[in-house]
RNA sequence: GACAUGUUCCGGGGUCGGUGAGAAUCCGAACCGGCGGUACAGCCCGCGAACCUCGCACCUGCGAGGCCGAACCGGUGGAACUCCGGUGCCGACAGUGAUGGCCGUGACGCGAGUCGCGGUCGAGUCUGGAUGAGAGGAACACGGA
Numbered sequence: 001g002a003c004a005u006g007u008u009c010c011g012g013g014g015u016c017g018g019u020g021a022g023a024a025u026c027c028g029a030a031c032c033g034g035c036g037g038u039a040c041a042g043c044c045c046g047c048g049a050a051c052c053u054c055g056c057a058c059c060u061g062c063g064a065g066g067c068c069g070a071a072c073c074g075g076u077g078g079a080a081c082u083c084c085g086g087u088g089c090c091g092a093c094a095g096u097g098a099u100g101g102c103c104g105u106g107a108c109g110c111g112a113g114u115c116g117c118g119g120u121c122g123a124g125u126c127u128g129g130a131u132g133a134g135a136g137g138a139a140c141a142c143g144g145a
Stems, first nucleotide, its partner, number of pairs: 003143001005141006015029004030125002032091002034047004042089002051066006071087005093128003100121009
């Protein structure tokens, strides 16, 4: 001392205000950023989780495949879509989702509009699966070219 095997541990963050009878979901502002690679990365490449399909199992699940968001400009430098400056953008599934928004439509009203019906949208920060899983990381033991 590469590497192999085993064990143990670690392994996802974030809220205030306004309106209102009522909103952690509307509106405004604020805030957050898994793992590996690479000049230090949420938005470059790859991976994980979640979700979908198929097969097996039929108690928890397991395997294969699929899906999988978002960035530019200037500067420094040998090298940066990673740093610095500026301006942007994105965020699984399920639930709840103000008596809400939007679209269509009907009735009433002189009218502003009011009421009804149908469809659709509506949480990165709340609740849940999850005291889970996991990309991986670290330590130790043993072997060891």
FMN riboswitch aptamer (RFN element) from Leucobacter triazinivorans, 145 nucleotides, folded computationally.
NCBI's taxonomy places the organism under Bacteria, Actinomycetota, Actinomycetes, Microbacteriaceae, Leucobacter.
The coordinates come from a structure-prediction model, not an experiment, and the mean pLDDT is 80.
The model forms 100% of the base pairs in the Rfam consensus.